[in-house]
Molecule: transfer RNA
Organism: Candidatus Muproteobacteria bacterium RBG_16_60_9
RNA sequence: GCCCGCGUAGCUCAGUUGGUAGAGCAACCGCCUUGUAAGCGGUAGGUCGGGGGUUCGACUCCCUCCGUGGGCACCA
Numbered sequence: 001g002c003c004c005g006c007g008u009a010g011c012u013c014a015g016u017u018g019g020u021a022g023a024g025c026a027a028c029c030g031c032c033u034u035g036u037a038a039g040c041g042g043u044a045g046g047u048c049g050g051g052g053g054u055u056c057g058a059c060u061c062c063c064u065c066c067g068u069g070g071g072c073a074c075c076a
Stems, first nucleotide, its partner, number of pairs: 001072007010025004019056001027043005049065005
């Protein structure tokens, strides 16, 4: 330098014929317990990496940039 994948909640990840975002764990509150843990119920938490475009509508499609992982090339 070229090619491919990934980036979504604090963490690990779902969500793709475009229709307005979820799970588990963690956190917080409550129940239970003499108390703690476990268990059960509930609550909150997200500019979907940044910017732009297409569209009535974009996590999803297109362009560009950034980060990250892998492959290839160069390395007289």